A computed fold for a 523-nucleotide part of an RNA from an uncultured Thermoguttaceae bacterium, annotated as large-subunit ribosomal RNA, domain I.
[in-house]
Context: one part of a larger RNA
RNA sequence: GGCGCAUGGGGGAUGUCUUGGCGUCAGGAGGCUUCGAAGGGCGUGGAAGACUGCGAUAAGCCUGGGGUAGCUGUCAAACGAGCUUUGAUCCCGGGAUUCCCGAACUGUCACACGCUGAAUCCAUAGGCGUGUGUCGCGAACGCGGAGAACUGAAACAUCUCAGUACCCGCAGGAAAAGAAAGAAACCUCGAUUUCCCGAGUAGCGGCGAGCGAAACGGAAACAGCCCAAACCGCGGGGAUUUUCCCUGCGGGGUUGUAGGGCCUUCCACAUGGGAAAGCCAUCUGCUAGCAGAACCGUACUGGAAAGGCGGACCACAGAGGGUGACAGUCCCGUACGCGAAAGCGGCAUGGCCAACCGGAAGGUACCUGAGUAGGUCGGGCCACGUGGAAUCCCGACUGAAUCCACGGGGACCAUCCCGUAAGGCUAAAUACUCCCUGACGACCGAUAGUGAACCAGUAGGGCGACUGAAAGAUGAAAAGAACCCCUGCUAGGGGAGGGAACAGAACCUGAAACCAUGUGCCU
Repeated sequence: GGCGCAUGGGGGAUGUCUUGGCGUCAGGAGGCUUCGAAGGGCGUGGAAGACUGCGAUAAGCCUGGGGUAGCUGUCAAACGAGCUUUGAUCCCGGGAUUCCCGAACUGUCACACGCUGAAUCCAUAGGCGUGUGUCGCGAACGCGGAGAACUGAAACAUCUCAGUACCCGCAGGAAAAGAAAGAAACCUCGAUUUCCCGAGUAGCGGCGAGCGAAACGGAAACAGCCCAAACCGCGGGGAUUUUCCCUGCGGGGUUGUAGGGCCUUCCACAUGGGAAAGCCAUCUGCUAGCAGAACCGUACUGGAAAGGCGGACCACAGAGGGUGACAGUCCCGUACGCGAAAGCGGCAUGGCCAACCGGAAGGUACCUGAGUAGGUCGGGCCACGUGGAAUCCCGACUGAAUCCACGGGGACCAUCCCGUAAGGCUAAAUACUCCCUGACGACCGAUAGUGAACCAGUAGGGCGACUGAAAGAUGAAAAGAACCCCUGCUAGGGGAGGGAACAGAACCUGAAACCAUGUGCCU
C1' cells in the first nucleotide's frame, strides 16, 4: 500500500407516520358594494416580535339562546393583574362600534322635473338645483363584439389549428333558446333545451390533410302567453269654413282545419274555473346543541396492555378517532331518537287576492307588424371551401303583395303539401364551482401530493411586467440532563440523575459514497 472483517465518524437514502394536498358524489349557496365592497395600510394585549381576532367602545361592547367549571386566542413557558355557579371563558342568532386608503364621492354618466339663460326678438345652446338609476369587486359556467400564430397538410399558399387562445362589453343563478312564415312526405308530427341513437353516416374537402350534420326513434323535463292593427270611447295639440292630421289613455283583439273587427239572428251567462306575482298559516329545513347500551381478573410479556390467558356482557351501536403496543363494552363518538328565544330558506300543502275564461249561423271585405320580404353586387354564417347552393345574417343600391294573399319544402318551374315573417315575454329538464356541509377513494405520502403539510405567493431574484424556493417526525410524558470533573471556562466530552432506551435537542429508523481506528492475510 491492497483486500477482507470489526467498530466508529459522515451523510440523510429507506421504512413507518400525517397535520397537507388531489379527486369523486350528494346537498346547500350562487353573490358582495355609496348603510362604503373586494383588497390593503396603521393601530389594538400588563407583554418586544409574528400569526389570529378586533377597530380609538379596538384578542373586544350590548342582548336572546345553547352550554358547564373553569377562564384571560396561537407561536410560548412563566410572572403580574384579574374574571367566574348572581353562570365566566366557549358556541349560535340579533344589535352597536367599525381609524385611513381603496368604485372613493364636494365625483361620472343617463333620464325626469324645476329654475336660469347667450350670440339673436321668441327660442335654442349653455349653466344651476332636486330626484331616481349607474359606476367597483368576484373562480368557472353564459350571451355578444373583436380575433391570432405556432401547428397539421410530413414543404406551402386555399384549407387546418379555430371562431380556439388572448382582449373587450354585459347578465344571471344559471345564461341562451322558445310557442312554427317549423319538421316532414302524400303518412304525419306539433315551442325550446339536454342526453342516447342515427353516425364518423349523408355530405363538404388543394375530394389532400382533414371537417362533419339533420330528421326519425328512445329518454329527461314539460306551459303557455301578451302586444300592434281594424272598431268604439275619452283627452291633448296642429292646420282649418265644413273636415282632416298628429298624439296620449281606456275598451276591443291576438289567429292559419285562418283569426279578428263591424252588421243581422239565435243560444248561454258566475255559483264556477283560475298564478309563473304577493301575503298568511301549517308543515318542513338551515344557523348552537341534547341524549345515547355493554368488562372485569391476571403472582403472563412489557416502561406502559388495548396484546396473551381466563371468564362475562351490549348490539337498530363491531363506522371512525383517541388513550403509554392491536379496545364493540376506558374517552370522543357511532345506530336509533330529540331540540330553537332569534334570524334565514322552501319549486311542499292550504287559504286570500288580480288579470283572464262563452258559443253558433249568415252577411260585409275594415284589420292582421314596409324601406319590410324579395332582387343585384360584395361579404359572413350555415357540417356545406361558389358550387346546381337553397335557408339565415350584414353592407351598398333597389324594392313588392295584403288572404282570390304571402313564405317554405336545397338552383328553378308547375302541381301538391306545410306554415303565417318583418313586435314582445316565458319556468323545468342543461352548464359551472371562488364558497359551505356531509360522505367516499384498487388517489399521494414530504424530490410524492397544491408552488405552499412548516407564519408561502413567504425568503430570494428582476427597473418592471413577472418570477419564486428550501424547510415535517426527541419522548408515553420534558421527566429537556440538578450536581461533579477535563478544558481556553468556549466547543466537546466523562460521571451522576431521570428514562424502556447508545431517542440528548445537529434529537424515530439511520442505507450508500467518503473518512478514520483496530485487526487478519498478501506484498
It was read from a public genome assembly.